[in-house]
A computed fold for a 72-nucleotide RNA from a Candidatus Pacearchaeota archaeon, annotated as transfer RNA. It matches the Rfam family "tRNA". The family's RNA type in Rfam is transfer RNA. The RNAcentral record of the sequence draws on ENA. Its mean pLDDT, the model's own confidence on a scale to 100, is 83. Taxonomically the source falls in Candidatus Pacearchaeota (Archaea, Nanobdellati).
RNA sequence: GGCUCUGUAGCUCAGUGGCAGAGCGCCGCUCUCAUGAGGCGGAGGUCGAGAGUUCAAUCCUCUCCAGAGCCA
Numbered sequence: 001g002g003c004u005c006u007g008u009a010g011c012u013c014a015g016u017g018g019c020a021g022a023g024c025g026c027c028g029c030u031c032u033c034a035u036g037a038g039g040c041g042g043a044g045g046u047c048g049a050g051a052g053u054u055c056a057a058u059c060c061u062c063u064c065c066a067g068a069g070c071c072a
Stems, first nucleotide, its partner, number of pairs: 001071007010024004018055001026042005048064005
């Protein structure tokens, strides 16, 4: 330098055009003599950045940024 893949909640990852989810973690309540486990509820996201296509973009296209791999 060229090609491919990845980037979504604090962490690990789903979701592949139509209001963004799960597990773990966090907070509150319940339970217990108490802690943990269990049960119930809740908070937390400009979906890496910008532009384009579309009635509508996390999703499609382009550029850029960061990371990983392959080739030279």